Transfer RNA from a Candidatus Microgenomates bacterium, 71 nucleotides, folded computationally.
[in-house]
RNA sequence: GGGCCAAUAGGUAAGUGGUAUACCGACCCGCUCGCAGCGGGUAGUCCCGAGUUCGAUUCUCGGUUGGUCCA
Repeated sequence: GGGCCAAUAGGUAAGUGGUAUACCGACCCGCUCGCAGCGGGUAGUCCCGAGUUCGAUUCUCGGUUGGUCCA
């Protein structure tokens, strides 16, 4: 320098053109003398910019970061 892959909640992942989901974690309430545990509930997320589209997390282009391969 070039090819390919990835980027979604605090963490690990799913998802797909039409209000984004699960598990763990956090917080609140209840059971308990208390802890643990269990039950119920709450908050929290699409890497950045542009384009296409009625509508983009999803498609296209560029960028950033990381991984991998070639040189």
The coordinates come from a structure-prediction model, not an experiment, and the mean pLDDT is 81.